A computed fold for a 72-nucleotide RNA from a Deltaproteobacteria bacterium, annotated as transfer RNA. The source organism's lineage runs through Bacteria, Pseudomonadati, Myxococcota and Myxococcia. It matches the Rfam family "tRNA". About the family: Transfer RNA (tRNA) molecules are approximately 80 nucleotides in length. The prediction has a mean pLDDT of 82. The sequence is in RNAcentral, with records from ENA.
RNA sequence: GGAGCAUUAGCUCAGAGGAAGAGCGCUUGGUUGCGAACCAAGAGGUCGGAGGUUCGAGUCCUCCAUGUUCCA
Repeated sequence: GGAGCAUUAGCUCAGAGGAAGAGCGCUUGGUUGCGAACCAAGAGGUCGGAGGUUCGAGUCCUCCAUGUUCCA
């Protein structure tokens, strides 16, 4: 220098155009002599950034950024 892949909750990841979820973690309550485990409820996201397409974008297109892999 060229190319591929990844980027979504604190962490690990789903989500192939109709408006965002799971597990773990966290908070509260139940249970317990106290914890752990278990049960219930809840909080937590400008979906990496900027444009574009569309009635509608996490999802499609372009550019940028970061990480990673390959080629030179």